[in-house]
RNA sequence: GCGGGUGUAGCUCAAUGGCCAGAGCUCCGGCCUUCCAAGCCGGUGAUGCGGGUUCGAUUCCCGUCACCCGCU
Numbered sequence: 001g002c003g004g005g006u007g008u009a010g011c012u013c014a015a016u017g018g019c020c021a022g023a024g025c026u027c028c029g030g031c032c033u034u035c036c037a038a039g040c041c042g043g044u045g046a047u048g049c050g051g052g053u054u055c056g057a058u059u060c061c062c063g064u065c066a067c068c069c070g071c072u
């Protein structure tokens, strides 16, 4: 330099155009317990960035950034 892949919550992952973006673990609060743990209930919190298409974009297109793989 060229090609491909991946970027979503603190972490690991879903969501193939209809979103009020979901789950597990974590965190916070409550219940329980003498206390802790476990268990139960509830809550906070996210689409890498900038454009485009569309009534509507995590999803499709373009650019860009970061990481990974391959080629040179």
Stems, first nucleotide, its partner, number of pairs: 001071007010025004018055001027043005048064005